[in-house]
Predicted 3D model of a 349-nucleotide part of an RNA (small-subunit ribosomal RNA, central domain) from an uncultured organism. Its mean pLDDT, the model's own confidence on a scale to 100, is 90. Its Rfam family is "Bacterial small subunit ribosomal RNA". Its family is annotated with ribosome and structural constituent of ribosome in the Gene Ontology.

Context: one part of a larger RNA
RNA sequence: CUGGGCUUAAAGGACACGUAGGCGGCCUCGUAAGUCAGUUGUGAAAGCUCUCGGCUCAACCGAGGAACUGCAGCUGAUACUGCGAAGCUAGAGGACGGUAGGGGAGAGCGGAACUCUUGGUGGAGCGGUGAAAUGCGUAGAUAUCAAGAGGAACACCGGUGGCGAAGGCGGCUCUCUGGUCCGUUACUGACGCUGAGGUGUGAAAGCCAGGGUAGCGAACGGGAUUAGAUACCCCGGUAGUCCUGGCCCUAAACGAUGAGCACUAGGUAGUGGAAGCCCUGCGUUUUCACUGCUGUAGCGAAAGCGUUAAGUGCUCCGCCUGAGGAGUACGGUCGCAAGGCUGAAACUC
Repeated sequence: CUGGGCUUAAAGGACACGUAGGCGGCCUCGUAAGUCAGUUGUGAAAGCUCUCGGCUCAACCGAGGAACUGCAGCUGAUACUGCGAAGCUAGAGGACGGUAGGGGAGAGCGGAACUCUUGGUGGAGCGGUGAAAUGCGUAGAUAUCAAGAGGAACACCGGUGGCGAAGGCGGCUCUCUGGUCCGUUACUGACGCUGAGGUGUGAAAGCCAGGGUAGCGAACGGGAUUAGAUACCCCGGUAGUCCUGGCCCUAAACGAUGAGCACUAGGUAGUGGAAGCCCUGCGUUUUCACUGCUGUAGCGAAAGCGUUAAGUGCUCCGCCUGAGGAGUACGGUCGCAAGGCUGAAACUC
């Protein structure tokens, strides 16, 4: 390289947009580059191979044939691919009318709980655990009532329910804003799919600057436990968790399942639309999109998957190739750093 693979054995890029490239609907005409046919030239010799021959045979050598699967020219063919031209509407997009939604950003508002402060009542404990102790409390705690302040998160609704490309998104209102789905269509006319590089987005933790800090809480201090206890339990508690701006770029970033299109039994439940029917019932039928369960064929090593495929095909991208060494070293590149990305070998089995 060919081949075989990527849910769980090694292997799907965290996700998207998109450049080059690859691939690409129906019809007609042209062209003849790819493709196919014929023919001409060339394809040195030797070698290989076939036949015959020369050394007593063979190796070796000689002669002739074939072959040299290639390249070029010429003459043709035109189904398919390409290219040029004209057209079409089933792909894609648009328009119009609707539609549900924790999709995103900003601003404002709300109640419960919690902590703190002040005041009232009250008067000895509270707290915590397996049991305790550290801790708090007569300078009046815990409990309870009232007022005030503050920060963070939004109970019930809430759901194998919804939205988003993924990360993710949940109190209420307003403003700005992205996408989906359904119906109609008299518009555009292949404008499509994928996507190496690239660009953007990217939980948590972490980093820089400034703010904020109620609760929680790495580190740290103390009390216990224990042989010890750098833990599990308890009392405290700094960074952090929150906000603004800028970095970091990782993950069991998971459906451990790349994206797109088409095809291939059903049953059942839910969400969002549309149409019809009976003539109104928390009705029923059909249809489109989405989310689950179950299951046929088929697939699979099995578990299982099964119209949301891991079935049957096509297109494009990424990735794998025994285990350890090792996601290490070196180099490069990015980063303030932490470190990220790329990524070996010796050696051992």